Record summary:
This is a predicted structure of a 64-nucleotide RNA (Fluoride riboswitch aptamer (crcB RNA motif)) from Sediminispirochaeta sp. Its mean pLDDT, the model's own confidence on a scale to 100, is 75. Its Rfam family is "Fluoride riboswitch aptamer (crcB RNA motif)". Gene Ontology terms of the family: response to fluoride and positive regulation of gene expression. The sequence was found by an Rfam model in a public genome assembly.
RNA sequence: CUACACACAGGUGAUGGAGUCCACCUCUAACCGCUUGCCACAAGCUGAUGACUCCUGUUGGUAC
Numbered sequence: 001c002u003a004c005a006c007a008c009a010g011g012u013g014a015u016g017g018a019g020u021c022c023a024c025c026u027c028u029a030a031c032c033g034c035u036u037g038c039c040a041c042a043a044g045c046u047g048a049u050g051a052c053u054c055c056u057g058u059u060g061g062u063a064c
Stems, first nucleotide, its partner, number of pairs: 009026005016055006033045004
C1' cells in the first nucleotide's frame, strides 16, 4: 500500500415522526410500489408500518 474477515459504527427497507423487533447493505451497496399496454411512457390502482404499537396528516362511515 492492497485484499479479505471481524468488531465498532453508519445507512437502507415505494409518502411524516417516535419506540421495539426483524431483514439487508458497507458507498461500485442495500433501496427507489403494482397492473394494463400500441412499450410512447399513456392509462389505472393500493398503502403514511419491513412487522407491531403510538402520534400527526389524509380518506370514508356513524353519533353529538